[in-house]
RNA sequence: AGGAGAUUAGGUCAAUGGUAGACUGAUAGCCUUCAAAGUUUUUAGUGUUGGUUCGAUUCCAGCAUCUUCUG
Repeated sequence: AGGAGAUUAGGUCAAUGGUAGACUGAUAGCCUUCAAAGUUUUUAGUGUUGGUUCGAUUCCAGCAUCUUCUG
């Protein structure tokens, strides 16, 4: 320098154009003599800027970061 892939909740991952979810973590309550376990609630998100579309996590382009391949 060029090619390919990835970016979603604090963390690990889903969601192939139509209201963005699970597990885990954290908070609070119940339970318990206390704790653990169990149970209920709350918490918090689509890397960024544009384009296409009635509608974009999804399709397209640029940029940023990370991984990898060629040299």
This is a predicted structure of a 71-nucleotide RNA (transfer RNA) from Cinachyrella kuekenthali. Its Rfam family is "tRNA". Its family is annotated with triplet codon-amino acid adaptor activity in the Gene Ontology. The RNAcentral record of the sequence draws on ENA. NCBI's taxonomy places the organism under Eukaryota, Heteroscleromorpha, Spirophorina, Tetillidae, Cinachyrella. The prediction has a mean pLDDT of 81.